[in-house]
Molecule: transfer RNA
Organism: Clostridia bacterium
């Protein structure tokens, strides 16, 4: 300094022919139990790292910028 991949809920991830964002665990309520636990209902939580650009419409397509990994000099 190149090149390439990543960034989405409190943790891991899914979603890329553009169309009003899931999914497991976790958490909170409730039920079930003399309590817990596991289990069964239900609910909160996210303007998708960040700024702008195309479009009616953007996780998603273009540029820029920042952060981690990875291979290269």
């Nucleotide at each position: 300094c190149g090149a390439g991949g990543c960034g989405u809920a409190g943790c891991g991830c899914a979603g890329u022919u553009g169309g009003u964002a899931g999914c497991g665990c976790g958490u909170u309520g409730c039920g079930u139990u003399c309590g817990g636990g596991a289990c069964g209902c239900a609910a909160a939580g996210g303007u998708c790292g960040u700024g702008g650009g195309u479009u009616c419409g953007a996780a998603u397509c273009c540029c820029g910028u920042c952060g981690c990994c990875u291979c290269g000099a």